[in-house]
A computed fold for a 350-nucleotide part of an RNA from a metagenome, annotated as small-subunit ribosomal RNA, central domain. The RNAcentral record of the full RNA draws on SILVA. The coordinates come from a structure-prediction model, not an experiment, and the mean pLDDT is 88. Rfam family: Bacterial small subunit ribosomal RNA.
Context: one part of a larger RNA
RNA sequence: CUGGGCGUAAAGGGCGUGUAGGCGGUUGUGCAAGUCAGAAGUGAAAGCCCAGGGCUCAACCCUGGAACUGCUUUUGAGACUGUACGACUGGAGUACGGUAGAGGGUGGUGGAAUUCCCCGUGUAGAGGUGAAAUUCGUAGAUAUGGGGAGGAACACCGGAGGCGAAGGCGGCCACCUGGACCGUAACUGACGCUAAGGCGCGAAAGCGUGGGGAGCGAACAGGAUUAGAUACCCUGGUAGUCCACGCUGUAAACGAUGAGUGCUGGUUGUCGCGGGUAUCGACCCCUGCGGUAACGAAGCAAACGCGUUAAGCACUCCGCCUGGGGAGUACGGCCGCAAGGCUAAAACUC
Numbered sequence: 001c002u003g004g005g006c007g008u009a010a011a012g013g014g015c016g017u018g019u020a021g022g023c024g025g026u027u028g029u030g031c032a033a034g035u036c037a038g039a040a041g042u043g044a045a046a047g048c049c050c051a052g053g054g055c056u057c058a059a060c061c062c063u064g065g066a067a068c069u070g071c072u073u074u075u076g077a078g079a080c081u082g083u084a085c086g087a088c089u090g091g092a093g094u095a096c097g098g099u100a101g102a103g104g105g106u107g108g109u110g111g112a113a114u115u116c117c118c119c120g121u122g123u124a125g126a127g128g129u130g131a132a133a134u135u136c137g138u139a140g141a142u143a144u145g146g147g148g149a150g151g152a153a154c155a156c157c158g159g160a161g162g163c164g165a166a167g168g169c170g171g172c173c174a175c176c177u178g179g180a181c182c183g184u185a186a187c188u189g190a191c192g193c194u195a196a197g198g199c200g201c202g203a204a205a206g207c208g209u210g211g212g213g214a215g216c217g218a219a220c221a222g223g224a225u226u227a228g229a230u231a232c233c234c235u236g237g238u239a240g241u242c243c244a245c246g247c248u249g250u251a252a253a254c255g256a257u258g259a260g261u262g263c264u265g266g267u268u269g270u271c272g273c274g275g276g277u278a279u280c281g282a283c284c285c286c287u288g289c290g291g292u293a294a295c296g297a298a299g300c301a302a303a304c305g306c307g308u309u310a311a312g313c314a315c316u317c318c319g320c321c322u323g324g325g326g327a328g329u330a331c332g333g334c335c336g337c338a339a340g341g342c343u344a345a346a347a348c349u350c
Stems, first nucleotide, its partner, number of pairs: 003322004007304002012318001014201004021194003025088007033081002035077008049065006091191001092188003095184005103177007110154001115149007125136002162169002206247006215241002220236004258317006266295011299306002323350003332343004
């Protein structure tokens, strides 16, 4: 390279947005670049291949043929691709009317609990464990009543429930703001899909500056355990965890499953919206659309399992894999304050 693959064997980029590129609905007409057909020219010779021949054979050589898969010119064809112009509405979008939601941001606000401080009651223990001890307490602890301070997180509702592209999002209120779904079918008329680079977002930990610090708690100290115990258990406890701004850019960033479209039996639950039926009405029942789950026909699969939310049947585009170790390392480059990140080998070895 031709292939074969990517849930768990190596392999889906953490997620979006979008540039180039690739791909692209129905229909009419023109053109004829791709495409197809005919013709002409060229495609040196040698070589390869085929036939015949010459050296006793062969290698070698000679003659002829074929081939030279290509290119150019020309004459046509017009289905498909392309292109130009026109038309369409099913894809896509808009408008209008509704709906649900921990989607995002900012400001405010509430109660429970922990801790600390003050006052009261009260007295000898409390705490902790497998058992203890370190620790706290007669300078009055633990417990209990009242008051105050401060920080962080929001019990119940809460649900395999919802929202978001992913990371993720949970008290309540207001403001600002993104997306989705349903209905109408009024408008635009292919405006679409994917997406190398690029740009943006991106848990936790970590970094910079400034604040904050209740609880928890790497490091650290002590007490235990143990042969030892740089651990697991206990008592403390700094960074951190929180806020603002700026960096970092990673993860079992997982559904270990890229995005889009079409097609292919069902059953059950649940969330949002609609239609019908019924009713005083919410329900119930039938049904359409969109999500989210469980089980399963066909089919797929090495098996496990997947199964209209496909890992089934197909197409389009991107990313990625190619034996184990060396190694996601070295070197170089780019990025970062640093930690480090991204890109990414080879020798050698099995």